A computed fold for a 72-nucleotide RNA from Coccomyxa subellipsoidea C-169, annotated as transfer RNA. Its Rfam family is "tRNA". Rfam classes the family as a transfer RNA. RNAcentral holds the sequence, with entries from ENA and Rfam. Its mean pLDDT, the model's own confidence on a scale to 100, is 85.
RNA sequence: GAGGCGUUGGCGCAACGGUAGCGCAUCCGACUCCAGAUCGGGGGGUUGGGAGUUCAAAUCUCUCACGCCUCA
Numbered sequence: 001g002a003g004g005c006g007u008u009g010g011c012g013c014a015a016c017g018g019u020a021g022c023g024c025a026u027c028c029g030a031c032u033c034c035a036g037a038u039c040g041g042g043g044g045g046u047u048g049g050g051a052g053u054u055c056a057a058a059u060c061u062c063u064c065a066c067g068c069c070u071c072a
Stems, first nucleotide, its partner, number of pairs: 001071007010024004018055001026042005048064005
């Protein structure tokens, strides 16, 4: 320098253009002498930045940033 893949709660990942979910963690409650385990419930996201297409974008297009891989 060229190409490919990825970026979504604190972490790991889902989500065929139509209300962003799950697990872990965390908090509250039940249980317990206390704690753990277990069970029930809650909070937590401007979906990496910007622009475009569309009635509607995490999803499609362009661009930038960062990470990984391949080639030169």